RNA sequence: UGCGGGGUGGUGUAAUGGUAGCACGCCACGCUCUGGACGUGGAAAUUGGGGUUCAAAUCCCUGCCCCGCAG
Numbered sequence: 001u002g003c004g005g006g007g008u009g010g011u012g013u014a015a016u017g018g019u020a021g022c023a024c025g026c027c028a029c030g031c032u033c034u035g036g037a038c039g040u041g042g043a044a045a046u047u048g049g050g051g052u053u054c055a056a057a058u059c060c061c062u063g064c065c066c067c068g069c070a071g
Stems, first nucleotide, its partner, number of pairs: 001070007010024004018054001026042005047063005
């Protein structure tokens, strides 16, 4: 440099173009003599920019970053 794959809460991982879920973790409360476990509730995310669309994590264009293959 070319080709292919990928980028979603703190971490891992889902999501037919139509309310961004789940698990672990974190916080609060309950339970407990205390802690853990358990229960209830809560905060927290779509890599940047532009476009298409009534509506984009998803489709298109163009950057950035990571991985693989080729040279």

The RNA shown here (transfer RNA) has 71 nucleotides and comes from Candidatus Woesebacteria bacterium RIFCSPHIGHO2_01_FULL_39_17. The same sequence occurs in records of 2 taxa. Its mean pLDDT, the model's own confidence on a scale to 100, is 82.